């Protein structure tokens, strides 16, 4: 702007997922993994084990067993507040990856920098700015 859908801009939310350089891409920032001594572990067992993430673990239903459903829960998020604390309210409590293999871990090595959205109400402390004197 439009009846709405929808599109764009600004502002904002979850998240590591941003900024710069005109650029086969490269840096900086942020995030993640592997990897010594020491420490920890040290048997047997294969029913393997492990990672990112707040996203774990119960109870009941379902099922051959599961997936799945319901209800709770460890834990996590939301104030146009861009700092902190408190109270209430609302919401999430997923998904994916490695491939028999990884404890911690300095040097060192490697990887990611997406995706999806439109958002509560106060009290207190603090910081900054403006105005007045």
């Nucleotide at each position: 702007g439009u009846a709405a859908a929808c599109a764009a801009a600004u502002c904002g939310c979850u998240g590591a997922g941003u900024u710069c350089c005109a650029g086969u891409g490269g840096a900086a920032g942020c995030g993640g993994a592997g990897a010594a001594c020491c420490c920890a572990a040290u048997c047997a067992g294969u029913c393997g084990g492990g990672g990112u993430g707040a996203a774990u673990c119960g109870u009941g239903g379902a099922u051959a067993a599961a997936a799945c459903c319901a209800u709770g829960u460890a834990g996590g998020g939301a104030u146009c507040u861009g700092a902190c604390c408190u109270a209430c309210u609302c919401c999430c409590g997923a998904a994916c990856c490695c491939g028999u293999c990884a404890g911690c871990u300095a040097a060192c090595u490697c990887c990611g920098u997406a995706a999806g959205c439109g958002u509560g109400u106060a009290g207190g402390u603090g910081c900054c700015a403006a105005a007045a004197a």

Overview
c-di-AMP riboswitch aptamer (ydaO/yuaA leader) from Alicyclobacillus sp. SO9, 133 nucleotides, folded computationally. The RNAcentral record of the sequence draws on Rfam. Lineage of the source: Bacteria > Bacillota > Bacilli > Caryophanales > Alicyclobacillus. It matches the Rfam family "c-di-AMP riboswitch aptamer (ydaO/yuaA leader)". Rfam describes the family as follows. This family represents a conserved RNA structure found upstream of the ydaO and yuaA genes in Bacillus subtilis and related genes in other bacteria. Gene Ontology terms of the family: cyclic-di-AMP binding and regulation of gene expression.